[in-house]
Context: one part of a larger RNA
RNA sequence: GCCAGCGACUUGCUCCUACGCAGCAGGUUAAGCCGUUAGGUGGAGCCACAGCGAAAGCGAGUGUUAAUAGCGCGUCAGUUGCGUGGGGCAGACCCGAAGCCCGUGCGAUCUACUCAUGUCCAGGGUGAAGCUAGGGUAACACCUAGUGGAGGCCCGAACCCGUUGAAGUUGAAAAUUCUUGGGAUGAGGUGUGGGUAGGAGUGAAAGGCUAAUCAAGCCGGGCGAUAGCUGGUUCUCUCCGAAAUAUAUUUAGGUAUAGCCUCGGACUAUAUAUUUAACGGGGGUAGAGCACUGAUUGGACUAGGGGGCUUACCAGCCUACCAAACCCAGCUAGUCUCCGAAUACCGUUAAAGUCAGAAUCCGGGAGUCAGACUGCGGGUGACAAGGUCCGUAGUCGAGAGGGAAAGAGCCCAGACCGUCAGCUAAGGUCCCCAAAUGUAUGCUAAGUGGAAAAGGAAGUGGGAGGACGAAGCCAACUAGGAGGUUGGCUUAGAAGCAGCCACCCUUUAAAGAAAGCGUAAUAGCUCACUAGUCAAGUCAACCCGCGCCGAAAAUGUAACGGGGCUAAGCAUACUACCGAAGCUACGGAAUCAGUAAUUGGAUUGGUAGGAGAGCGUUGUCUAAGCACUGAAGGUCGAUCGAAAGGACGGCUGGAGUUUAGACAAGUGAAUAUGCUGGC
Numbered sequence: 001g002c003c004a005g006c007g008a009c010u011u012g013c014u015c016c017u018a019c020g021c022a023g024c025a026g027g028u029u030a031a032g033c034c035g036u037u038a039g040g041u042g043g044a045g046c047c048a049c050a051g052c053g054a055a056a057g058c059g060a061g062u063g064u065u066a067a068u069a070g071c072g073c074g075u076c077a078g079u080u081g082c083g084u085g086g087g088g089c090a091g092a093c094c095c096g097a098a099g100c101c102c103g104u105g106c107g108a109u110c111u112a113c114u115c116a117u118g119u120c121c122a123g124g125g126u127g128a129a130g131c132u133a134g135g136g137u138a139a140c141a142c143c144u145a146g147u148g149g150a151g152g153c154c155c156g157a158a159c160c161c162g163u164u165g166a167a168g169u170u171g172a173a174a175a176u177u178c179u180u181g182g183g184a185u186g187a188g189g190u191g192u193g194g195g196u197a198g199g200a201g202u203g204a205a206a207g208g209c210u211a212a213u214c215a216a217g218c219c220g221g222g223c224g225a226u227a228g229c230u231g232g233u234u235c236u237c238u239c240c241g242a243a244a245u246a247u248a249u250u251u252a253g254g255u256a257u258a259g260c261c262u263c264g265g266a267c268u269a270u271a272u273a274u275u276u277a278a279c280g281g282g283g284g285u286a287g288a289g290c291a292c293u294g295a296u297u298g299g300a301c302u303a304g305g306g307g308g309c310u311u312a313c314c315a316g317c318c319u320a321c322c323a324a325a326c327c328c329a330g331c332u333a334g335u336c337u338c339c340g341a342a343u344a345c346c347g348u349u350a351a352a353g354u355c356a357g358a359a360u361c362c363g364g365g366a367g368u369c370a371g372a373c374u375g376c377g378g379g380u381g382a383c384a385a386g387g388u389c390c391g392u393a394g395u396c397g398a399g400a401g402g403g404a405a406a407g408a409g410c411c412c413a414g415a416c417c418g419u420c421a422g423c424u425a426a427g428g429u430c431c432c433c434a435a436a437u438g439u440a441u442g443c444u445a446a447g448u449g450g451a452a453a454a455g456g457a458a459g460u461g462g463g464a465g466g467a468c469g470a471a472g473c474c475a476a477c478u479a480g481g482a483g484g485u486u487g488g489c490u491u492a493g494a495a496g497c498a499g500c501c502a503c504c505c506u507u508u509a510a511a512g513a514a515a516g517c518g519u520a521a522u523a524g525c526u527c528a529c530u531a532g533u534c535a536a537g538u539c540a541a542c543c544c545g546c547g548c549c550g551a552a553a554a555u556g557u558a559a560c561g562g563g564g565c566u567a568a569g570c571a572u573a574c575u576a577c578c579g580a581a582g583c584u585a586c587g588g589a590a591u592c593a594g595u596a597a598u599u600g601g602a603u604u605g606g607u608a609g610g611a612g613a614g615c616g617u618u619g620u621c622u623a624a625g626c627a628c629u630g631a632a633g634g635u636c637g638a639u640c641g642a643a644a645g646g647a648c649g650g651c652u653g654g655a656g657u658u659u660a661g662a663c664a665a666g667u668g669a670a671u672a673u674g675c676u677g678g679c
Stems, first nucleotide, its partner, number of pairs: 001679006011090003015087010026047003032041003051058002061073004093232002096229001100222004105218002112196009121186001123155003126151001130147006159183003165178003198214001200210003235614006245258005259368002261365006274352008287339001288337002293333002297329003302323001304322002306319004371396010401412003416588004421584003427578003430563003436575001438574006449565001455549002459546005466539003476533005482506003487501003512527001515526003589604004615668001617665010633652005639646002
């Protein structure tokens, strides 16, 4: 993992509550006693029958009060049993902690420390003290040689340890193997037998170790601890169908009350929700405005201040400085308003609406309190976020189907069942792929379409003006482009061309005291300007459409879903067609109010959840059956029912079992890393 079996809303209560059914109308007994059972007896007690008030108390009333007013609470048939829903108390739907506490409980065969008694340490090296001899000293000291054999000494096996690296990691092994390394006469290693334990031991101290367990061992008990947490919770169909909000919370992933769902009852019919229209309302948003409060630019005007001048003091003058108030013009605000919508909201009237799953009230049962995205209006943020927080609408949530290649939240559209029928929506119609290689007129040449900005460009189509042009435009070619003069200044130089000033005159068809390159300065090459050649359009801006560049990313084209397309791209108009579980047609089922009528009509997606109707299992009672001429069970089969499920037949099996009604439950498994067994 698979299969089989087991496995979770129960039981008790002289408890509370609602509904259903039954009895009685006041209801009802409890213990006990009698009785084989069935039942009888038993009235103690309980609920109801009157309430109001703190109470005295009064009483269909009473309290408040000065009140006879007003107001509050009352004045309405219950009770017992059974069943069901919910609550309470109990383990209370099931499984699950880590933990806490208790005990003359069990452990030191592991390990820590300790006691007693044993045992072990190849070999090699170094050579302390002491001693001896010689030398030496006044005597010591001291020196040399020998002897000697010390040491938590050195090297290194056994032995002990576990430094490095690798392997191993469902291991050969719940700590190992290989390599390498440390100690190896010592605070050494080790055998045997003893001692110390659970808030205790032991600890050269790591919270280490105390039997693969340690910030308090193991075993048993309290114990079904508690778990606002996670997981799981078993047959079918039908009707309705949420919420992810408010307030409060040692509260924020919990809970209570309200909101929203469901079921029952009440209440209404010229009614109610809702929609539309008309009318009547309040508002201070969008916008706008600057009249207030602030912010703010320029000017004018002018207090005050700064600066300069003047001055013994007082004063005075000037000001391209700063600047209040007032004035003119301009701008601005969520916390400004002289103004001020559209919507929305409230009300009245009228119409529609009446099998709209309407409104309202009372009661039983819930679930929900993590919401998500999209459009619109905003706050926050960076006019970021698949961000965050509000409002509003939609969808998802709880919604299938078609489209968007693929996609919870986008677009279309709400799936009762069946059909090898039809029409459409969004979106599409060359092939993949159902339907136009459709019609008409244009545009695009970029594969633009099929990603992107500032910015850039004789791309190209359209529009509206302007300028020049046979008195010859524009472009090109030929030629000229001069003189005063190297203008003056400056400068080493400055000659059209570093810079400053001026920018005249002349000859001319025309030619700047020069637009650019160039030189150290000249020189040199162009330009403006002019003539000729040629010969018909040319030039500079503007607006609109579609294109171009700008354009770099990580596995592989990879920025149309693909093929491929010059339309099969873009724009405008039109006609066909395809296209969904939408709509229609035909047949069938169910729900609802109801009708003479299963006639007509509407409805039937659905999570949490509420309500209803059933199927099946085990047992009991009553009744009726079946069975060795073969029960249950098993197995196979082309059978019936809307489902859970039910028949029938063959084979097997070998003794019980079915049907109807009622009752009672250890009553339905695929999931709980469920439990047990098998494979």

This is a predicted structure of a 679-nucleotide part of an RNA (large-subunit ribosomal RNA, domain II) from a bacterium. The coordinates come from a structure-prediction model, not an experiment, and the mean pLDDT is 85.